[in-house]
RNA sequence: GCAGAGUAGGCGUAUGCGCGUUAAGUGCCUGCUGAACAGGGAGUUGUCAGCGGGACGAAAGGGGGGAACCCCUGCGGUGCGUAGGCCGCAUCCCGCUGC
Numbered sequence: 001g002c003a004g005a006g007u008a009g010g011c012g013u014a015u016g017c018g019c020g021u022u023a024a025g026u027g028c029c030u031g032c033u034g035a036a037c038a039g040g041g042a043g044u045u046g047u048c049a050g051c052g053g054g055a056c057g058a059a060a061g062g063g064g065g066g067a068a069c070c071c072c073u074g075c076g077g078u079g080c081g082u083a084g085g086c087c088g089c090a091u092c093c094c095g096c097u098g099c
Stems, first nucleotide, its partner, number of pairs: 001099004009087003013083006019076003028054008039094004060073005
């Protein structure tokens, strides 16, 4: 000098258990607070989380029950766990492996 490994996290698949369907959640905009970002250090206008505000917006059907409510099949850019797959330090310095 060249090549490479590895994180948080993200995406989608399978599966299990839930939540909603009386509309929460997801996605979008925005305010505040906080956290993480490869082995070490630094670290963003990027990422994630919590709590608010705003706009938009939906798929129900059947059965049981005196009722409360329950069950089944669906639906939701639905939550969490597990398995394996893909992507993956914004960036800077040093380190590690091979040549």

The RNA shown here (THF (Tetrahydrofolate) riboswitch aptamer) has 99 nucleotides and comes from uncultured Enterocloster sp. Rfam family: THF (Tetrahydrofolate) riboswitch aptamer. From the family's description: Tetrahydrofolate (THF) riboswitch was first reported for Ames et al. as an RNA motif in 5' untranslated (5'-UTR)regions of folate transport and biosynthesis genes in Firmicutes genomes.